This is a predicted structure of a 103-nucleotide RNA (Purine riboswitch aptamer). Model confidence (mean pLDDT): 75 of 100. RNAcentral records the identical sequence in 2 taxa. Rfam family: Purine riboswitch aptamer. From the family's description: Riboswitches are metabolite binding domains within certain messenger RNAs that serve as precision sensors for their corresponding targets. Allosteric rearrangement of mRNA structure is mediated by ligand binding, and this results in modulation of gene expression. A class of riboswitches that selectively recognises guanine and becomes saturated at concentrations as low as 5 nM. In Bacillus subtilis, this mRNA motif is located on at least five separate transcriptional units that together encode 17 genes that are mostly involved in purine transport and purine nucleotide biosynthesis. It has also been shown that some members of this family are specific for adenine instead. Hence this family are termed purine riboswitches.
């Protein structure tokens, strides 16, 4: 020391990306409308409301409540997803250093 070439020598740096764990958010909540059943039953649909916030808003259990049968359901309990963030790992690639040939 141009250049060319290398991961079947290597580092360190970034990092699409997937896994996980944590954290906000949101309670998987409430409110309204219509509809459906009736103790072998309590269903189903629309809308809105929540969230610095897109989407979700649901399953399955247990208890109990209505005995003027009627219109109305309560309570407890176990399981998420979805956006952001952070953290732990895996990792294509890419970038420098470096290796080799080499003038």
């Nucleotide at each position: 020391u141009a250049a060319a070439u290398c991961u079947u020598a290597a580092a360190u740096a970034u990092c699409a990306u997937g896994a996980c764990u944590c954290g906000u958010a949101u309670a998987u909540c409430c409110u309204c409308g219509g509809u459906a059943a009736u103790a072998u039953g309590g269903u189903c649909u629309g809308a809105g409301u929540g969230u610095c916030u897109c989407u979700a808003c649901c399953u399955g259990g247990u208890u109990c409540c209505c005995a003027u049968u009627a219109a109305a359901g309560a309570a407890c309990u176990a399981g998420a997803c979805u956006a952001c963030g952070a953290g732990u790992u895996a990792a294509a690639g890419u970038a420098u250093u470096g290796g080799u040939u080499g003038u």